[in-house]
RNA sequence: GCCCUCGUAGUUCAACGGAUAGAAUAUCUCCCUCCGAAGGAGGCGACGCAGGUUCAAUUCCUGCCGAGGGCA
Numbered sequence: 001g002c003c004c005u006c007g008u009a010g011u012u013c014a015a016c017g018g019a020u021a022g023a024a025u026a027u028c029u030c031c032c033u034c035c036g037a038a039g040g041a042g043g044c045g046a047c048g049c050a051g052g053u054u055c056a057a058u059u060c061c062u063g064c065c066g067a068g069g070g071c072a
Base pairs, nucleotide, nucleotide: 001071002070003069004068005067006066007065010025011024012023013022018055027043028042029041030040031039048064049063050062051061052060
C1' cells in the first nucleotide's frame, strides 16, 4: 500500500429496511433473612463520526476514525 471482517448499555451479545433498539451480566432501590449469600420485583443505562439512498436506516452505499485478520 491492497483486500476481508467487525464497531450497539460498564461488560458479553441480539435486532427479514418498519414495533418503545432487546437480553444476560454489572450497578441502584425494594421484598425475603437475625445479618449476608441465593432467590423474587422494579429502576437506570447504548446504535464510532460525517454524508448519501429511501416514505422510513442499527441494518444498504461512500469517506474518515478505531480493532482484528490476510497478501505484498
Molecule: transfer RNA
Organism: Candidatus Liptonbacteria bacterium